A computed fold for a 109-nucleotide RNA from Peribacillus simplex, annotated as Guanidine-I riboswitch aptamer. Rfam family: Guanidine-I riboswitch aptamer. About the family: This family represents a conserved RNA structure found upstream of the ykkC and yxkD genes in Bacillus subtilis and related genes in other bacteria. Lineage of the source: Bacteria > Bacillati > Bacilli > Caryophanales > Peribacillus. The RNAcentral record of the sequence draws on ENA.
RNA sequence: CAAAAAGCUUUCUAGGGUUCCGUUUAAAGAAUUAUCUUUAAAGACUGGUCCGAGAGAGAGCGUACAGCCAUUACGGUUGUAUACACGGAAGGAUAAAAGCCUGGGAGAU
Numbered sequence: 001c002a003a004a005a006a007g008c009u010u011u012c013u014a015g016g017g018u019u020c021c022g023u024u025u026a027a028a029g030a031a032u033u034a035u036c037u038u039u040a041a042a043g044a045c046u047g048g049u050c051c052g053a054g055a056g057a058g059a060g061c062g063u064a065c066a067g068c069c070a071u072u073a074c075g076g077u078u079g080u081a082u083a084c085a086c087g088g089a090a091g092g093a094u095a096a097a098a099g100c101c102u103g104g105g106a107g108a109u
Stems, first nucleotide, its partner, number of pairs: 007061006015051002020048002022045001023042008062082008084104001086107001090102003
């Protein structure tokens, strides 16, 4: 110093918080013992909505190579491949946080 489709999309998961829903608590009111309504607080509230991985999983598209079918449409189809991967601090977005983004960055090996 070191190319590459080593790409893109999507569904989820680990994880994440607290706008909304639910839950819990307190106060007030209604009702009258079963509860309902309003307001406030709580994520050291299991949860639903929500966010969510380069180094987690699945799928699709794409790409490369090979075979087959067609025979000029840069076509169709089948198979194979699509590797490896330690990593802060700090900052940013959203209501908020995070294995989100900066970022396969800095750094380490």